[in-house]
RNA sequence: GGGGUCAUAGCUCAGUGGCAGAGCGUCUGCUUCGCAUGCAGAAUGUCCCGAGUUCAAUCCCCGGUGACUCCA
Repeated sequence: GGGGUCAUAGCUCAGUGGCAGAGCGUCUGCUUCGCAUGCAGAAUGUCCCGAGUUCAAUCCCCGGUGACUCCA
RNA backbone atom coordinates (compact mmCIF):
# COMPACT_ATOMS: atom_id res chain seq x y z
P G A 1 -0.72 3.64 3.52
O5' G A 1 -0.86 2.77 2.29
C5' G A 1 -0.68 3.36 0.99
C4' G A 1 -0.68 2.24 0.00
C3' G A 1 -1.92 1.36 0.00
O3' G A 1 -3.00 1.92 -0.70
C1' G A 1 0.00 0.00 0.00
P G A 2 -4.50 1.64 -0.30
O5' G A 2 -4.75 0.13 -0.76
C5' G A 2 -4.78 -0.18 -2.14
C4' G A 2 -4.90 -1.67 -2.34
C3' G A 2 -6.08 -2.34 -1.66
O3' G A 2 -7.32 -2.15 -2.34
C1' G A 2 -4.16 -3.61 -1.26
P G A 3 -8.69 -2.18 -1.51
O5' G A 3 -8.89 -3.71 -1.12
C5' G A 3 -9.09 -4.67 -2.14
C4' G A 3 -9.19 -6.07 -1.58
C3' G A 3 -10.24 -6.30 -0.51
O3' G A 3 -11.56 -6.41 -1.02
C1' G A 3 -8.22 -7.30 0.16
P G A 4 -12.82 -6.00 -0.14
O5' G A 4 -12.89 -7.12 0.99
C5' G A 4 -13.15 -8.48 0.62
C4' G A 4 -13.05 -9.39 1.83
C3' G A 4 -13.94 -9.03 3.00
O3' G A 4 -15.27 -9.48 2.83
C1' G A 4 -11.77 -9.46 3.78
P U A 5 -16.48 -8.68 3.47
O5' U A 5 -16.36 -9.01 5.02
C5' U A 5 -16.51 -10.34 5.49
C4' U A 5 -16.18 -10.44 6.97
C3' U A 5 -16.95 -9.48 7.87
O3' U A 5 -18.26 -9.92 8.17
C1' U A 5 -14.67 -9.42 8.43
P C A 6 -19.44 -8.85 8.42
O5' C A 6 -19.06 -8.18 9.81
C5' C A 6 -19.11 -8.91 11.01
C4' C A 6 -18.39 -8.20 12.13
C3' C A 6 -19.02 -6.91 12.61
O3' C A 6 -20.10 -7.12 13.48
C1' C A 6 -16.66 -6.64 12.40
P A A 7 -21.25 -6.00 13.64
O5' A A 7 -20.54 -4.83 14.48
C5' A A 7 -20.05 -5.10 15.79
C4' A A 7 -19.51 -3.84 16.43
C3' A A 7 -20.55 -2.73 16.63
O3' A A 7 -20.26 -2.04 17.86
C1' A A 7 -18.80 -1.94 15.26
P U A 8 -21.05 -2.44 19.19
O5' U A 8 -22.59 -2.30 18.81
C5' U A 8 -23.21 -1.04 18.76
C4' U A 8 -24.69 -1.18 19.02
C3' U A 8 -25.07 -1.92 20.28
O3' U A 8 -24.98 -1.10 21.44
C1' U A 8 -26.36 -2.74 18.51
P A A 9 -24.48 -1.73 22.81
O5' A A 9 -25.73 -1.58 23.79
C5' A A 9 -26.15 -0.30 24.28
C4' A A 9 -26.67 -0.39 25.69
C3' A A 9 -25.73 -1.09 26.67
O3' A A 9 -25.78 -0.42 27.92
C1' A A 9 -27.83 -2.15 26.67
P G A 10 -24.65 0.56 28.42
O5' G A 10 -23.55 -0.40 29.11
C5' G A 10 -22.38 0.14 29.70
C4' G A 10 -21.71 -0.92 30.56
C3' G A 10 -21.40 -2.21 29.83
O3' G A 10 -20.13 -2.15 29.20
C1' G A 10 -22.57 -2.68 31.83
P C A 11 -19.96 -2.80 27.73
O5' C A 11 -19.84 -4.36 28.00
C5' C A 11 -18.75 -4.91 28.70
C4' C A 11 -18.91 -6.41 28.88
C3' C A 11 -19.19 -7.18 27.60
O3' C A 11 -18.00 -7.51 26.90
C1' C A 11 -20.77 -7.79 29.24
P U A 12 -18.05 -7.74 25.32
O5' U A 12 -18.92 -9.06 25.12
C5' U A 12 -18.41 -10.32 25.54
C4' U A 12 -19.40 -11.44 25.20
C3' U A 12 -19.92 -11.43 23.78
O3' U A 12 -19.02 -12.01 22.86
C1' U A 12 -21.72 -11.72 25.28
P C A 13 -19.10 -11.59 21.30
O5' C A 13 -20.66 -11.37 21.02
C5' C A 13 -21.23 -11.74 19.80
C4' C A 13 -22.67 -12.19 20.03
C3' C A 13 -23.68 -11.78 18.96
O3' C A 13 -23.61 -12.61 17.82
C1' C A 13 -24.60 -11.44 21.10
P A A 14 -24.14 -12.02 16.41
O5' A A 14 -25.73 -12.01 16.58
C5' A A 14 -26.44 -13.23 16.53
C4' A A 14 -27.92 -13.05 16.80
C3' A A 14 -28.75 -12.36 15.73
O3' A A 14 -28.99 -13.17 14.60
C1' A A 14 -29.47 -11.72 17.88
P G A 15 -28.96 -12.48 13.13
O5' G A 15 -30.14 -11.40 13.19
C5' G A 15 -31.50 -11.83 13.27
C4' G A 15 -32.39 -10.66 13.60
C3' G A 15 -32.42 -9.53 12.58
O3' G A 15 -33.35 -9.80 11.55
C1' G A 15 -32.14 -8.63 14.74
P U A 16 -32.86 -10.13 10.08
O5' U A 16 -32.43 -8.72 9.44
C5' U A 16 -33.38 -7.78 8.99
C4' U A 16 -33.14 -7.43 7.55
C3' U A 16 -33.58 -8.53 6.56
O3' U A 16 -33.99 -7.92 5.33
C1' U A 16 -31.27 -8.17 6.35
P G A 17 -35.47 -7.63 5.12
O5' G A 17 -35.73 -6.20 5.77
C5' G A 17 -35.04 -5.01 5.40
C4' G A 17 -35.64 -3.87 6.18
C3' G A 17 -37.15 -3.94 6.36
O3' G A 17 -37.50 -3.27 7.57
C1' G A 17 -36.58 -2.02 5.17
P G A 18 -38.35 -4.16 8.68
O5' G A 18 -39.38 -3.10 9.22
C5' G A 18 -38.95 -1.95 9.97
C4' G A 18 -40.13 -1.13 10.43
C3' G A 18 -41.24 -1.94 11.09
O3' G A 18 -41.85 -1.13 12.09
C1' G A 18 -42.09 -0.89 9.14
P C A 19 -41.75 -1.66 13.64
O5' C A 19 -41.02 -0.41 14.31
C5' C A 19 -41.64 0.87 14.38
C4' C A 19 -41.48 1.42 15.78
C3' C A 19 -40.46 0.68 16.64
O3' C A 19 -39.79 1.61 17.51
C1' C A 19 -42.60 0.56 17.65
P A A 20 -38.21 1.72 17.51
O5' A A 20 -37.54 0.41 18.18
C5' A A 20 -37.94 -0.88 17.85
C4' A A 20 -36.97 -1.90 18.40
C3' A A 20 -36.91 -2.06 19.93
O3' A A 20 -38.01 -2.83 20.39
C1' A A 20 -34.71 -2.13 18.99
P G A 21 -38.18 -3.33 21.90
O5' G A 21 -37.49 -4.76 21.76
C5' G A 21 -37.09 -5.46 22.94
C4' G A 21 -36.56 -6.82 22.52
C3' G A 21 -35.78 -7.54 23.60
O3' G A 21 -36.66 -8.23 24.48
C1' G A 21 -34.55 -7.57 21.58
P A A 22 -36.13 -8.61 25.96
O5' A A 22 -35.22 -9.89 25.75
C5' A A 22 -35.78 -11.07 25.23
C4' A A 22 -34.72 -12.13 25.02
C3' A A 22 -33.87 -12.44 26.25
O3' A A 22 -34.50 -13.34 27.12
C1' A A 22 -32.47 -12.13 24.39
P G A 23 -34.20 -13.24 28.70
O5' G A 23 -32.74 -13.85 28.87
C5' G A 23 -32.49 -15.21 28.57
C4' G A 23 -31.00 -15.49 28.61
C3' G A 23 -30.30 -15.02 29.87
O3' G A 23 -30.42 -15.95 30.93
C1' G A 23 -29.07 -14.32 27.99
P C A 24 -30.58 -15.39 32.42
O5' C A 24 -29.15 -14.75 32.76
C5' C A 24 -28.02 -15.59 32.85
C4' C A 24 -26.73 -14.78 32.87
C3' C A 24 -26.63 -13.72 33.97
O3' C A 24 -26.30 -14.25 35.25
C1' C A 24 -25.91 -12.81 31.91
P G A 25 -26.93 -13.54 36.56
O5' G A 25 -26.35 -12.06 36.52
C5' G A 25 -24.97 -11.81 36.73
C4' G A 25 -24.62 -10.37 36.48
C3' G A 25 -25.31 -9.34 37.36
O3' G A 25 -24.70 -9.24 38.65
C1' G A 25 -25.39 -8.63 35.13
P U A 26 -25.61 -8.86 39.93
O5' U A 26 -26.10 -7.37 39.65
C5' U A 26 -25.17 -6.30 39.60
C4' U A 26 -25.88 -4.98 39.39
C3' U A 26 -27.05 -4.70 40.34
O3' U A 26 -26.58 -4.19 41.58
C1' U A 26 -27.72 -4.24 38.13
P C A 27 -27.42 -4.60 42.93
O5' C A 27 -28.77 -3.77 42.82
C5' C A 27 -28.75 -2.36 42.78
C4' C A 27 -30.14 -1.80 42.55
C3' C A 27 -31.24 -2.37 43.43
O3' C A 27 -31.27 -1.75 44.71
C1' C A 27 -31.96 -2.37 41.19
P U A 28 -31.84 -2.60 45.97
O5' U A 28 -33.40 -2.65 45.70
C5' U A 28 -34.18 -1.46 45.70
C4' U A 28 -35.63 -1.77 45.37
C3' U A 28 -36.27 -2.88 46.18
O3' U A 28 -36.66 -2.47 47.47
C1' U A 28 -36.81 -3.16 43.92
P G A 29 -36.72 -3.55 48.68
O5' G A 29 -38.02 -4.41 48.35
C5' G A 29 -39.31 -3.80 48.36
C4' G A 29 -40.35 -4.76 47.82
C3' G A 29 -40.44 -6.10 48.52
O3' G A 29 -41.17 -6.05 49.73
C1' G A 29 -40.47 -6.42 46.18
P C A 30 -40.84 -7.09 50.91
O5' C A 30 -41.37 -8.47 50.32
C5' C A 30 -42.76 -8.66 50.05
C4' C A 30 -43.03 -10.04 49.46
C3' C A 30 -42.46 -11.20 50.26
O3' C A 30 -43.28 -11.55 51.36
C1' C A 30 -41.95 -11.48 47.97
P U A 31 -42.62 -12.05 52.68
O5' U A 31 -41.90 -13.42 52.31
C5' U A 31 -42.68 -14.54 51.89
C4' U A 31 -41.79 -15.66 51.39
C3' U A 31 -40.67 -16.08 52.32
O3' U A 31 -41.12 -16.96 53.34
C1' U A 31 -39.82 -15.82 50.13
P U A 32 -40.91 -16.54 54.91
O5' U A 32 -39.35 -16.75 55.11
C5' U A 32 -38.76 -18.02 55.00
C4' U A 32 -37.29 -17.97 55.27
C3' U A 32 -36.86 -17.16 56.48
O3' U A 32 -37.02 -17.91 57.68
C1' U A 32 -35.50 -16.59 54.65
P C A 33 -37.68 -17.18 58.99
O5' C A 33 -36.54 -16.16 59.46
C5' C A 33 -36.87 -15.12 60.37
C4' C A 33 -35.60 -14.48 60.87
C3' C A 33 -34.64 -14.02 59.80
O3' C A 33 -34.96 -12.73 59.32
C1' C A 33 -33.44 -15.28 61.42
P G A 34 -34.93 -12.48 57.68
O5' G A 34 -33.37 -12.56 57.30
C5' G A 34 -32.49 -11.52 57.68
C4' G A 34 -31.06 -11.90 57.40
C3' G A 34 -30.75 -12.30 55.96
O3' G A 34 -30.56 -11.18 55.12
C1' G A 34 -29.79 -13.87 57.42
P C A 35 -30.94 -11.31 53.55
O5' C A 35 -29.86 -12.33 52.97
C5' C A 35 -28.50 -11.95 52.86
C4' C A 35 -27.62 -13.10 52.44
C3' C A 35 -27.93 -13.73 51.09
O3' C A 35 -27.46 -12.96 49.99
C1' C A 35 -27.47 -15.42 52.68
P A A 36 -28.26 -13.00 48.62
O5' A A 36 -28.09 -14.51 48.12
C5' A A 36 -26.82 -14.98 47.65
C4' A A 36 -26.86 -16.47 47.40
C3' A A 36 -27.87 -16.95 46.38
O3' A A 36 -27.42 -16.79 45.06
C1' A A 36 -28.01 -18.29 48.30
P U A 37 -28.48 -16.38 43.89
O5' U A 37 -29.49 -17.62 43.82
C5' U A 37 -29.02 -18.90 43.42
C4' U A 37 -30.08 -19.95 43.62
C3' U A 37 -31.41 -19.70 42.94
O3' U A 37 -31.39 -20.05 41.56
C1' U A 37 -31.81 -20.34 45.15
P G A 38 -32.19 -19.16 40.49
O5' G A 38 -33.71 -19.36 40.95
C5' G A 38 -34.33 -20.63 40.87
C4' G A 38 -35.71 -20.59 41.52
C3' G A 38 -36.64 -19.51 40.97
O3' G A 38 -37.27 -19.92 39.76
C1' G A 38 -36.67 -19.44 43.31
P C A 39 -37.59 -18.83 38.63
O5' C A 39 -38.82 -18.01 39.22
C5' C A 39 -40.03 -18.67 39.53
C4' C A 39 -40.99 -17.74 40.26
C3' C A 39 -41.23 -16.39 39.60
O3' C A 39 -42.14 -16.46 38.52
C1' C A 39 -40.83 -16.07 41.89
P A A 40 -41.98 -15.47 37.29
O5' A A 40 -42.43 -14.06 37.91
C5' A A 40 -43.77 -13.87 38.35
C4' A A 40 -43.94 -12.51 38.99
C3' A A 40 -43.47 -11.32 38.18
O3' A A 40 -44.37 -10.94 37.16
C1' A A 40 -42.69 -11.10 40.38
P G A 41 -43.81 -10.26 35.80
O5' G A 41 -43.22 -8.85 36.26
C5' G A 41 -44.11 -7.82 36.63
C4' G A 41 -43.38 -6.72 37.36
C3' G A 41 -42.44 -5.85 36.54
O3' G A 41 -43.10 -4.90 35.73
C1' G A 41 -41.42 -6.37 38.60
P A A 42 -42.37 -4.32 34.44
O5' A A 42 -41.24 -3.37 35.01
C5' A A 42 -41.57 -2.22 35.78
C4' A A 42 -40.34 -1.55 36.33
C3' A A 42 -39.35 -1.05 35.28
O3' A A 42 -39.74 0.19 34.73
C1' A A 42 -38.19 -2.18 37.02
P A A 43 -39.22 0.57 33.25
O5' A A 43 -37.73 1.08 33.52
C5' A A 43 -37.48 2.13 34.44
C4' A A 43 -36.00 2.25 34.70
C3' A A 43 -35.14 2.36 33.45
O3' A A 43 -35.09 3.70 32.98
C1' A A 43 -34.22 0.76 34.92
P U A 44 -35.05 3.95 31.40
O5' U A 44 -33.57 3.55 31.00
C5' U A 44 -32.46 4.13 31.65
C4' U A 44 -31.20 3.37 31.35
C3' U A 44 -30.96 3.10 29.87
O3' U A 44 -30.40 4.23 29.23
C1' U A 44 -30.49 1.16 31.15
P G A 45 -31.13 4.79 27.89
O5' G A 45 -30.37 3.99 26.76
C5' G A 45 -28.96 3.72 26.90
C4' G A 45 -28.36 3.42 25.56
C3' G A 45 -28.66 4.47 24.47
O3' G A 45 -27.48 4.67 23.68
C1' G A 45 -29.44 2.35 23.77
P U A 46 -26.75 6.09 23.74
O5' U A 46 -27.15 6.86 22.40
C5' U A 46 -28.52 7.06 22.08
C4' U A 46 -28.65 7.64 20.68
C3' U A 46 -27.86 6.88 19.61
O3' U A 46 -28.58 6.93 18.36
C1' U A 46 -27.08 9.09 19.71
P C A 47 -29.17 5.64 17.81
O5' C A 47 -28.09 4.54 18.15
C5' C A 47 -27.06 4.25 17.19
C4' C A 47 -26.56 2.83 17.36
C3' C A 47 -25.99 2.23 16.06
O3' C A 47 -24.88 1.40 16.39
C1' C A 47 -27.79 0.93 16.80
P C A 48 -23.68 1.29 15.35
O5' C A 48 -22.86 2.59 15.73
C5' C A 48 -22.38 2.80 17.08
C4' C A 48 -21.27 3.82 17.05
C3' C A 48 -21.48 5.00 16.11
O3' C A 48 -22.27 6.01 16.69
C1' C A 48 -19.36 4.09 15.75
P C A 49 -23.30 6.86 15.77
O5' C A 49 -22.33 7.82 14.95
C5' C A 49 -21.54 8.78 15.62
C4' C A 49 -20.74 9.59 14.62
C3' C A 49 -21.51 10.14 13.44
O3' C A 49 -22.22 11.32 13.74
C1' C A 49 -19.53 9.14 12.67
P G A 50 -23.65 11.65 13.00
O5' G A 50 -23.23 12.05 11.53
C5' G A 50 -22.46 13.22 11.30
C4' G A 50 -21.98 13.30 9.87
C3' G A 50 -23.06 13.21 8.80
O3' G A 50 -23.77 14.42 8.63
C1' G A 50 -21.25 11.85 8.19
P A A 51 -25.32 14.39 8.13
O5' A A 51 -25.22 13.94 6.61
C5' A A 51 -24.75 14.84 5.63
C4' A A 51 -24.47 14.14 4.31
C3' A A 51 -25.65 13.51 3.62
O3' A A 51 -26.47 14.43 2.91
C1' A A 51 -23.87 12.00 3.62
P G A 52 -28.03 14.11 2.72
O5' G A 52 -28.04 12.90 1.69
C5' G A 52 -27.58 13.07 0.36
C4' G A 52 -27.52 11.77 -0.40
C3' G A 52 -28.85 11.09 -0.66
O3' G A 52 -29.55 11.66 -1.75
C1' G A 52 -27.28 9.49 0.07
P U A 53 -31.17 11.58 -1.78
O5' U A 53 -31.51 10.04 -1.99
C5' U A 53 -31.17 9.41 -3.22
C4' U A 53 -31.62 7.97 -3.20
C3' U A 53 -33.07 7.74 -2.80
O3' U A 53 -33.94 7.95 -3.89
C1' U A 53 -31.69 6.24 -1.63
P U A 54 -35.31 8.77 -3.67
O5' U A 54 -36.19 7.84 -2.72
C5' U A 54 -36.56 6.53 -3.13
C4' U A 54 -37.15 5.76 -1.98
C3' U A 54 -38.24 6.47 -1.21
O3' U A 54 -39.48 6.42 -1.86
C1' U A 54 -36.71 5.48 0.30
P C A 55 -40.42 7.72 -1.94
O5' C A 55 -40.90 7.91 -0.44
C5' C A 55 -41.57 9.11 -0.04
C4' C A 55 -42.17 8.93 1.34
C3' C A 55 -41.21 8.37 2.37
O3' C A 55 -40.39 9.37 2.95
C1' C A 55 -43.25 7.19 2.46
P A A 56 -38.86 9.06 3.20
O5' A A 56 -38.90 7.94 4.34
C5' A A 56 -39.36 8.25 5.64
C4' A A 56 -39.48 6.99 6.48
C3' A A 56 -38.22 6.17 6.63
O3' A A 56 -37.40 6.67 7.67
C1' A A 56 -40.03 4.76 6.07
P A A 57 -35.80 6.69 7.47
O5' A A 57 -35.39 5.18 7.45
C5' A A 57 -35.70 4.35 8.57
C4' A A 57 -34.55 3.39 8.86
C3' A A 57 -33.26 4.07 9.25
O3' A A 57 -32.55 3.23 10.16
C1' A A 57 -32.91 2.85 7.29
P U A 58 -32.70 3.47 11.75
O5' U A 58 -31.65 2.40 12.37
C5' U A 58 -30.30 2.73 12.43
C4' U A 58 -29.44 1.49 12.42
C3' U A 58 -29.40 0.74 11.09
O3' U A 58 -28.43 1.29 10.23
C1' U A 58 -29.75 -0.79 12.87
P C A 59 -28.72 1.40 8.65
O5' C A 59 -28.93 -0.11 8.17
C5' C A 59 -27.88 -1.06 8.31
C4' C A 59 -28.39 -2.44 7.96
C3' C A 59 -28.81 -2.61 6.51
O3' C A 59 -28.47 -3.91 6.05
C1' C A 59 -30.64 -3.06 7.95
P C A 60 -27.20 -4.05 5.08
O5' C A 60 -27.66 -3.26 3.76
C5' C A 60 -28.35 -3.92 2.71
C4' C A 60 -28.55 -2.99 1.54
C3' C A 60 -27.36 -2.07 1.22
O3' C A 60 -26.37 -2.75 0.45
C1' C A 60 -29.36 -0.81 1.22
P C A 61 -24.83 -2.28 0.58
O5' C A 61 -24.77 -0.92 -0.22
C5' C A 61 -24.99 -0.90 -1.62
C4' C A 61 -24.83 0.51 -2.15
C3' C A 61 -23.55 1.22 -1.74
O3' C A 61 -22.43 0.84 -2.53
C1' C A 61 -25.38 2.65 -1.44
P C A 62 -20.96 0.77 -1.85
O5' C A 62 -20.61 2.31 -1.65
C5' C A 62 -20.49 3.16 -2.77
C4' C A 62 -20.22 4.58 -2.34
C3' C A 62 -19.10 4.77 -1.33
O3' C A 62 -17.80 4.71 -1.90
C1' C A 62 -20.97 6.05 -0.68
P G A 63 -16.59 4.17 -1.01
O5' G A 63 -16.30 5.38 -0.02
C5' G A 63 -15.85 6.62 -0.53
C4' G A 63 -15.86 7.68 0.56
C3' G A 63 -15.08 7.37 1.81
O3' G A 63 -13.67 7.55 1.66
C1' G A 63 -17.18 8.25 2.40
P G A 64 -12.69 6.64 2.55
O5' G A 64 -12.87 7.21 4.03
C5' G A 64 -12.54 8.56 4.30
C4' G A 64 -12.99 8.96 5.69
C3' G A 64 -12.38 8.17 6.83
O3' G A 64 -11.06 8.57 7.14
C1' G A 64 -14.70 8.39 7.19
P U A 65 -10.01 7.48 7.74
O5' U A 65 -10.55 7.21 9.21
C5' U A 65 -10.62 8.25 10.16
C4' U A 65 -11.22 7.76 11.45
C3' U A 65 -10.62 6.50 12.01
O3' U A 65 -9.39 6.72 12.70
C1' U A 65 -12.95 6.34 12.09
P G A 66 -8.29 5.59 12.67
O5' G A 66 -8.84 4.44 13.63
C5' G A 66 -9.03 4.71 15.01
C4' G A 66 -9.82 3.61 15.67
C3' G A 66 -9.27 2.20 15.51
O3' G A 66 -8.20 1.93 16.40
C1' G A 66 -11.59 2.19 15.07
P A A 67 -7.14 0.78 16.01
O5' A A 67 -7.95 -0.58 16.22
C5' A A 67 -8.36 -0.98 17.51
C4' A A 67 -9.12 -2.30 17.45
C3' A A 67 -8.42 -3.44 16.73
O3' A A 67 -7.45 -4.09 17.53
C1' A A 67 -10.65 -3.30 15.99
P C A 68 -6.18 -4.80 16.85
O5' C A 68 -6.79 -6.08 16.16
C5' C A 68 -7.39 -7.10 16.95
C4' C A 68 -8.06 -8.14 16.06
C3' C A 68 -7.20 -8.76 14.98
O3' C A 68 -6.33 -9.78 15.46
C1' C A 68 -9.28 -8.15 14.06
P U A 69 -4.94 -10.04 14.71
O5' U A 69 -5.35 -10.62 13.27
C5' U A 69 -6.00 -11.88 13.16
C4' U A 69 -6.50 -12.09 11.75
C3' U A 69 -5.44 -12.07 10.65
O3' U A 69 -4.71 -13.30 10.57
C1' U A 69 -7.29 -10.77 9.99
P C A 70 -3.25 -13.32 9.94
O5' C A 70 -3.51 -13.25 8.37
C5' C A 70 -4.11 -14.34 7.68
C4' C A 70 -4.37 -13.99 6.23
C3' C A 70 -3.14 -13.54 5.43
O3' C A 70 -2.33 -14.61 4.99
C1' C A 70 -4.94 -12.07 5.02
P C A 71 -0.78 -14.39 4.71
O5' C A 71 -0.75 -13.45 3.42
C5' C A 71 -1.21 -13.94 2.18
C4' C A 71 -1.16 -12.84 1.14
C3' C A 71 0.19 -12.16 0.94
O3' C A 71 1.10 -12.92 0.18
C1' C A 71 -1.53 -10.55 0.99
P A A 72 2.66 -12.82 0.51
O5' A A 72 3.04 -11.34 0.06
C5' A A 72 2.96 -10.96 -1.29
C4' A A 72 3.18 -9.47 -1.47
C3' A A 72 4.48 -8.92 -0.88
O3' A A 72 5.60 -9.14 -1.70
C1' A A 72 2.66 -7.53 -0.28
This is a predicted structure of a 72-nucleotide RNA (transfer RNA) from Chlamydomonas eustigma. Taxonomically the source falls in Chlamydomonas (Eukaryota, Viridiplantae, Chlorophyta, Chlamydomonadales). Its Rfam family is "tRNA".